[in-house]
């Protein structure tokens, strides 16, 4: 230098935020206290919905060689910014197995 399907999809994980719930606490308004409502804060809120990995799981399809065929085998390896996007929002999402590096 060349070369390949370094494929896809689920279901999850680690991470992620605040749209909704819930937690917290603040006003006001009933209320005898508890406590109910309504308004807006908070994610330097443990959470549930929600995001979600090339370089994490597990499956299933698929690819490749052998096999009449049923089927087996094999599908390796992976450091990485800065900046930008969608979503209510951020992210190990996407741009991206990118530029760069070895």
């Nucleotide at each position: 230098c060349a070369u390949a399907a370094g494929g896809u999809g689920a279901u999850c994980u680690a991470g992620g935020g605040u749209u909704c719930c819930g937690a917290u606490g603040c006003u006001g308004u009933u209320u005898a206290c508890u406590a109910a409502c309504a308004g807006g804060a908070u994610g330097g809120c443990u959470g549930g919905u929600c995001c979600g990995a090339g370089a994490g799981a597990u499956u299933a399809c698929g690819g490749u060689u052998c096999g009449u065929a049923a089927g087996a085998a094999c599908u390796a390896c992976a450091c990485g910014g800065a900046g930008g996007g969608a979503u209510a929002a951020a992210a190990g999402c996407c741009c991206a197995g990118g530029a760069g590096g070895u």
Guanidine-I riboswitch aptamer from Acinetobacter baylyi, 102 nucleotides, folded computationally. NCBI's taxonomy places the organism under Bacteria, Pseudomonadati, Pseudomonadota, Moraxellaceae, Acinetobacter. Rfam family: Guanidine-I riboswitch aptamer. Gene Ontology term of the family: regulation of gene expression. Rfam's curators write: This family represents a conserved RNA structure found upstream of the ykkC and yxkD genes in Bacillus subtilis and related genes in other bacteria. RNAcentral records the identical sequence in 3 taxa. The coordinates come from a structure-prediction model, not an experiment, and the mean pLDDT is 80. The RNAcentral record of the sequence draws on ENA, Rfam and Ribocentre.